[in-house]
Small-subunit ribosomal RNA, 3' major domain from an uncultured bacterium, 474 nucleotides, folded computationally. RNAcentral holds the full RNA, with entries from ENA and SILVA. The coordinates come from a structure-prediction model, not an experiment, and the mean pLDDT is 82.
Context: one part of a larger RNA
């Protein structure tokens, strides 16, 4: 100067409290560790590792194993030599490749003598290659404390120096926010706004959107309008700007009234100096080291999906506020051409044939589900639950046994609300309910990131005594 106290003192957050709903106990999916393996490829290890890298391991991915293969190489560049590359057949093989045959004989200049260019093969060496080591050798990119209110400069003063001072103090804010004072005056990086999105109005514009009025249909179907709805361009609106109180005559804080909206309305993006020698050499770069007929490369088959066990996070449940049949009703945001696919017909279905339409406010994914009406089931291991097991299909793909996903009979296991502990949430929040996206030749999700339906309690006013985190002073 810091940092630390089971020293003080003030303050703040879903940090206790006050209240909902969960985890913890079963089942499965899923990540980790152990264990076992020829290999179960690496990494990540309190919070800030463990539905993490992985926005998608059957093959490829693939990094590991075994077996069989190459050795200037799978990939570049440069030298020399010789032409086409190629396709398509046959044998052999697990293929990778090896052999045989058949076909073809590039493009541009040109003095026809070449000359250049692009593939390719074969030759020589320089050299390629390495997800091999080192994140304690690096840059880049990231978590975290923390969207916590903070870190600091210059010139002045002060001190013999480290340094101090402004950054303290009185008050206020979410804020080092603002005022006052004050050997300081001033500034930077942060904080706020500037940026998107919502929520509200005007105004331009009316097709692929819309329908009031006037026809018209089985239907905004279709003539007609652009009022309205609604899209998307400018704009306007919120500023403590008004009015009473408190306050110090400041700031500001309270309550109001006007407004859709009221005091940073609401969510996102935005993450200061700097801390863990914090992660990452397996994005990507990149120094040393190291392999260099191998630690590189190819290829087939296997493995990353093992399975006495612990352990995290997550579906699904334990049922009557409910399941199960019928029936009817309302979103939104989003994506499609190697796409999404109606209508019609076939199957119980999953799904198939046939075959309009749209690079989309046109068309298509598209029936939202929970909710509502009825009508059954009556408290049970059941018409709860749905694991597992077995037959039968169906899709993607060369391929579905190791190891996809569905569809339908069948089978019907644990579970009757969960000990110690412990996690999320303060309003359109939690809790519930579906829809849709993104990656991926193809298929595949309870994860992950949206997005909407309907929607509570409770505290906050009248709380800071405890836990544990942060920030000023001393």
């Nucleotide at each position: 100067u810091g940092a630390c106290g089971g020293g003080g003192a003030c303050c703040c957050g879903c940090a206790c409290a006050a209240g909902c709903g969960g985890u913890g106990g079963a089942g499965c999916a899923u990540g980790u560790g152990g264990u076992u393996u020829a290999a179960u490829u690496c990494g990540a290890a309190g919070c800030a590792a463990c539905g993490c890298g992985a926005a998608g391991a059957a093959c490829c991915u693939u990094a590991c194993c075994a077996a069989a293969u190459c050795u200037u190489g799978a990939c570049a560049u440069c030298c020399u030599u010789u032409g086409a590359c190629g396709a398509c057949u046959c044998u052999a093989g697990a293929g990778a490749u090896a052999g045989a045959g058949c076909u073809u004989u590039c493009c541009c200049c040109u003095u026809c003598g070449g000359g250049g260019g692009a593939c390719a093969a074969a030759g020589u060496g320089a050299c390629a290659g390495g997800u091999g080591g080192u994140g304690c050798a690096u840059g880049g990119u990231u978590g975290u404390c923390g969207u916590c209110a903070g870190c600091u400069c210059g010139u002045g003063u002060c001190g013999u120096g480290a340094g101090a001072u402004g950054u303290u103090g009185g008050g206020u804010u979410a804020a080092g926010u603002c005022c006052c004072g004050c050997a300081a005056c001033g500034a930077g990086c942060g904080c706020a706004a500037c940026c998107c999105u919502u929520a509200u109005c005007u105004u331009u514009a009316g097709u692929u959107g819309c329908c009031a009025u006037c026809a018209u249909u089985a239907g905004g179907u279709u003539g007609g309008g652009c009022a309205c709805u609604c899209u998307a361009g400018a704009g306007a609106g919120a500023c403590u700007g008004c009015c009473g109180g408190u306050g110090a005559c400041a700031a500001a804080c309270c309550g109001g009234a006007g407004g859709a909206a009221g005091g940073u309305g609401g969510g996102g993006a935005u993450g200061a100096c700097g801390u863990c020698u914090a992660a990452u050499c397996c994005u990507c770069a990149u120094g040393c080291c190291c392999c260099u007929u191998a630690u590189g490369a190819u290829u087939u088959g296997g493995g990353c999906u093992a399975c006495a066990c612990a352990c995290g996070g997550g579906c699904u449940a334990c049922a009557a506020u409910g399941g199960a049949u019928g029936g009817u009703a309302c979103a939104u945001a989003g994506g499609g051409c190697a796409g999404c696919u109606a209508u019609a017909c076939c199957g119980c279905g999953u799904g198939g044939u046939c075959a309009a339409g749209c690079a989309a406010a046109u068309u298509c994914c598209a029936u939202a589900a929970a909710a509502c009406c009825a009508u059954u089931c009556u408290c049970a291991g059941u018409u709860c639950g749905g694991a597992u097991u077995g037959g039968a299909a169906u899709c993607u793909g060369c391929a579905a046994c190791u190891c996809c996903a569905c569809c339908u009979c069948u089978u019907g296991a644990c579970c009757c609300u969960g000990g110690a502990a412990u996690c999320g949430c303060u309003u359109g929040u939690a809790a519930u309910u579906g829809u849709a996206g993104a990656c991926c030749c193809a298929u595949c999700u309870u994860g992950c990131a949206c997005u909407g339906g309907g929607g509570a309690a409770u505290a906050a006013c009248g709380g800071u005594u405890c836990c544990g985190g942060g920030g000023u002073c001393u």